[in-house]
Molecule: SAM riboswitch aptamer (S box leader)
Organism: Brevundimonas abyssalis
RNA sequence: GGCUCAUCAAGACCGGUCGAGGGAUAGGCCCUUUGACGCCGGGGCAACCUCGGGCUUUCGCCCGAAAGGUGCCAACUCCUGCGAGAGCCUUCGGGUUCGCGAGAGAUGAGUG
Numbered sequence: 001g002g003c004u005c006a007u008c009a010a011g012a013c014c015g016g017u018c019g020a021g022g023g024a025u026a027g028g029c030c031c032u033u034u035g036a037c038g039c040c041g042g043g044g045c046a047a048c049c050u051c052g053g054g055c056u057u058u059c060g061c062c063c064g065a066a067a068g069g070u071g072c073c074a075a076c077u078c079c080u081g082c083g084a085g086a087g088c089c090u091u092c093g094g095g096u097u098c099g100c101g102a103g104a105g106a107u108g109a110g111u112g
Stems, first nucleotide, its partner, number of pairs: 002111007013042005021031003025081004043073003048069002050065006077104001082101002085098005
């Protein structure tokens, strides 16, 4: 990297170091020399795996814990991109807002 399943509106920052880019992609819009991104140390959030308890015929569900394996700590996954709708405006060309589904992506668990 491929496949399957689950989740993605909540939550969580300091110090050191480096020095110009970064936010996957395109557009937009942001962050950033008042030092971003990355890396290191510490701290934290969460509860996927895990552990304890309860319920359940089963599938599974609920409550709790946080030592361990991951993850995460700007913006809804920052927004949109594809499809079908609804509302509003319109000079009828279109504009705009909203949620829904798909796709893409991220993370976890499993798998050949």